[in-house]
RNA sequence: UGAGCGCGGCAAGACGGCCGCGGGCGGGGAUGGUCCCCGUCUGAGGAAAGUCCGAGCACGGCAGGACACGCUGGUGGGUAACGCCCACCCGCCCGAACGAUCACGGGCGAGGGACAGUGCCACAGAGAACAGACCGCCGAUGGCUCGAAAGAGCACAGGCAAGGGUGAAACGGUGGGGUAAGAGCCCACCGCCCCGACGGUGACGCCGGGGGCACGGCAAACCCCAGCGCGUGCAAGGUCAAGCAGCCUCCGCCCUGUCCGGGCAAGGGAGGCGGGUAGACUGCUCGAGGCGCUCGGCGACGGGCGUCCCAGAGAAAUGGCCGUCGCCUUCGGCAGGCCCGCCCCGAGCCCCCGUCAAAUGGUGGGGGCGGGAACCGCCGGAGGAACAGAACUCGGCUUACCGCCGCGCAGAUCGC
RNA sequence: GGGGAUAUAGCUCAGUUGGGAGAGCGCGUGGAUCGCACCCACGAGGUCGGGGGUUCGAGUCCCCCUAUCUCCACCA
Numbered sequence: 001u002g003a004g005c006g007c008g009g010c011a012a013g014a015c016g017g018c019c020g021c022g023g024g025c026g027g028g029g030a031u032g033g034u035c036c037c038c039g040u041c042u043g044a045g046g047a048a049a050g051u052c053c054g055a056g057c058a059c060g061g062c063a064g065g066a067c068a069c070g071c072u073g074g075u076g077g078g079u080a081a082c083g084c085c086c087a088c089c090c091g092c093c094c095g096a097a098c099g100a101u102c103a104c105g106g107g108c109g110a111g112g113g114a115c116a117g118u119g120c121c122a123c124a125g126a127g128a129a130c131a132g133a134c135c136g137c138c139g140a141u142g143g144c145u146c147g148a149a150a151g152a153g154c155a156c157a158g159g160c161a162a163g164g165g166u167g168a169a170a171c172g173g174u175g176g177g178g179u180a181a182g183a184g185c186c187c188a189c190c191g192c193c194c195c196g197a198c199g200g201u202g203a204c205g206c207c208g209g210g211g212g213c214a215c216g217g218c219a220a221a222c223c224c225c226a227g228c229g230c231g232u233g234c235a236a237g238g239u240c241a242a243g244c245a246g247c248c249u250c251c252g253c254c255c256u257g258u259c260c261g262g263g264c265a266a267g268g269g270a271g272g273c274g275g276g277u278a279g280a281c282u283g284c285u286c287g288a289g290g291c292g293c294u295c296g297g298c299g300a301c302g303g304g305c306g307u308c309c310c311a312g313a314g315a316a317a318u319g320g321c322c323g324u325c326g327c328c329u330u331c332g333g334c335a336g337g338c339c340c341g342c343c344c345c346g347a348g349c350c351c352c353c354g355u356c357a358a359a360u361g362g363u364g365g366g367g368g369c370g371g372g373a374a375c376c377g378c379c380g381g382a383g384g385a386a387c388a389g390a391a392c393u394c395g396g397c398u399u400a401c402c403g404c405c406g407c408g409c410a411g412a413u414c415g416c
Numbered sequence: 417g418g419g420g421a422u423a424u425a426g427c428u429c430a431g432u433u434g435g436g437a438g439a440g441c442g443c444g445u446g447g448a449u450c451g452c453a454c455c456c457a458c459g460a461g462g463u464c465g466g467g468g469g470u471u472c473g474a475g476u477c478c479c480c481c482u483a484u485c486u487c488c489a490c491c492a
Stems, first nucleotide, its partner, number of pairs: 004409007013325007021043010045387001049398002052396005057233004064260004069229005074088005089111001090109006098415005112224002117222002119218003134164002136160003141157002143154004172190006191213001192211005198205002237282004246273006252264004275491003289308008327384008336376002338372008348363003417488007426441004435472001443459005465481005
């Protein structure tokens, strides 16, 4: 310097002119419902999206319990709540311009339980979970053969999980001792299990002692444990208006799967076919709200003070044109910054020299001449400017997205 | 606005304790026939809608997207 990563912010680029659209308020005009005009205020997003979680709100008359079902899963916090967020623990991975280790930085993790039980581990392979002799090693002991014997040979009985090979995975790893060959058989270190002490709210860490090791993987397989969850959703629900045509079936219906329990009920209730309406008002937007300052906290976040009002519409408005300026990409040019070379001035600093007067190199400063064009800057041409669109409202997650801006990003040792 | 389901060969569909990708029709080649159809034999054809994760291993289990289909209001 340019990438990359992390965090945060912005984003229909800004301004002006003309023409339009939705909503609120005020005024005026016409009118049978109702419509038109003028003024003023206001009018999309970080994701308004997917509807994946969590809530508010509403109804199910007022209360529930059990089962089933669904979801979550390290620890401690934050929050109205959450499957979200923060911090920490553990495991794995990455860290450019050489590699390794430690530290440090960053990323990812549905991260409880596999001695409660059931189940699966295809193919390959001798053997896949109280495993296994295919190749291989041995054959000390017993056996057979040769030999007078010592011993040699065979590989029959047998011994061996060290080596090869298969596999995602082969029943601790490395090194040494040991042995006929081997083996935690023995020893050291590492790993694992158990016990105890210490630190921490805790997950866990660390230290000491003991045990030769017994205990493979899969729970985003069934399942177990712990925790959470009533159902339906603004087409919820409330008020009014308009219009029509009733008929059939069942006896229970409601608390929205089952049971218990509770409630209502024959002038009742449920279901089906047919008929009618596709209207108005409300719910509806001030809210776990935004912004600024300050205090507490590592942080998520919380407290206090001040200030602001910010779309509420019905298949649904927020747009179009022109001008000026700006942004990004790319191409061409200029040479102010910049880079390179040469020369001059001067003698600040370092090196060098080595003692009163001379000389070398580097670095820094100023000036001149010549050259270059990666970056900043200036001039001109061409192209580009994304994803997307509130529908009851919030908090999250996820997904889509041309780009722009700001901040941050680490040492030591060893080897080559 | 709010629920539910589906996606596997050209078409219609199977696919369960997760290990082989299949069936029928269609298509191609050959046979049979004087010829065609029926028929017989053989064959081709697959990103299992797309992406990611769990696992040794995913059409199948989990998550996120995409597309298609379907249901709903009020009065009596």
Predicted 3D model of RNase P RNA and transfer RNA as a complex of 492 nucleotides.
It holds a member of the Rfam family "Bacterial RNase P class A".
The prediction has a mean pLDDT of 78.